Annotation
The prediction has a mean pLDDT of 80. This is a predicted structure of a 77-nucleotide RNA (transfer RNA) from a Pyrinomonadaceae bacterium. The same sequence occurs in records of 4 taxa. Its Rfam family is "tRNA". Rfam classes the family as a transfer RNA. From the family's description: Transfer RNA (tRNA) molecules are approximately 80 nucleotides in length. The organism belongs to Pyrinomonadaceae, within Bacteria.
[in-house]
RNA sequence: GGCUGGGUAGCUCAGCUGGUUAGAGCACAGGAUUCAUAACCCUGAGGUCGGGAGUUCAAGUCUCCCCCCCGCCACCA
Numbered sequence: 001g002g003c004u005g006g007g008u009a010g011c012u013c014a015g016c017u018g019g020u021u022a023g024a025g026c027a028c029a030g031g032a033u034u035c036a037u038a039a040c041c042c043u044g045a046g047g048u049c050g051g052g053a054g055u056u057c058a059a060g061u062c063u064c065c066c067c068c069c070c071g072c073c074a075c076c077a
Base pairs, nucleotide, nucleotide: 001073002072003071005069006068007067010026011025012024013023019057028044029043030042031041050066051065052064053063054062
C1' cells in the first nucleotide's frame, strides 16, 4: 500500500428493509429484605451511535472523505 471484519452507556455486546423513545447483561446509585453482609427483588442515572460532509420528510443503519483496532496479502530494509 491492497482486501475483509469492526468502532453504539464505565465494560461485553444487540439493533437489519432507513421509521417515530437507542436497548440488554454486568458494573454504579437509591430503596426493599437481613442482626449484618452477600445473593435475589424494585427503581434510577449514565449515549455527540469514532469525526466530518452528503442523500432523504426521516440516518446508528445508505454514499463519500478521514481517524483508530483485529486479521490476511504484498512491498522496502